[in-house]
Transfer RNA from a Bacteroidales bacterium, 77 nucleotides, folded computationally. The source organism's lineage runs through Bacteria, Pseudomonadati, Bacteroidota, Bacteroidia and Bacteroidales. Rfam family: tRNA. The family's RNA type in Rfam is transfer RNA. Rfam links the family to the GO term triplet codon-amino acid adaptor activity. Its mean pLDDT, the model's own confidence on a scale to 100, is 80.

RNA sequence: GGUCCCGUCGUCUAGCGGCCUAGGACGUCAGGUUUUCAUCCUGAAUAUCGCGGGUUCGAUUCCCGCCGGGAUCACCA
Numbered sequence: 001g002g003u004c005c006c007g008u009c010g011u012c013u014a015g016c017g018g019c020c021u022a023g024g025a026c027g028u029c030a031g032g033u034u035u036u037c038a039u040c041c042u043g044a045a046u047a048u049c050g051c052g053g054g055u056u057c058g059a060u061u062c063c064c065g066c067c068g069g070g071a072u073c074a075c076c077a
Base pairs, nucleotide, nucleotide: 001073002072003071004070005069006068007067010026011025012024013023018057028044029043030042031041032040050066051065052064053063054062
């Protein structure tokens, strides 16, 4: 350098054009239960979906560029 894959709450992840003012688990916070802690139960906060464009009535989703990460091939004697 070529090709391909990935980027979503603090972390891991669901999503395959409209049901997403984005769901779940763990974690965090508050309350309940308990003599206390843990467990368990209830509730709450937390994501401009990497950035910028495009297509579309409508984009987390499709296309292009860039950034970051990974795989592979080539270059490198």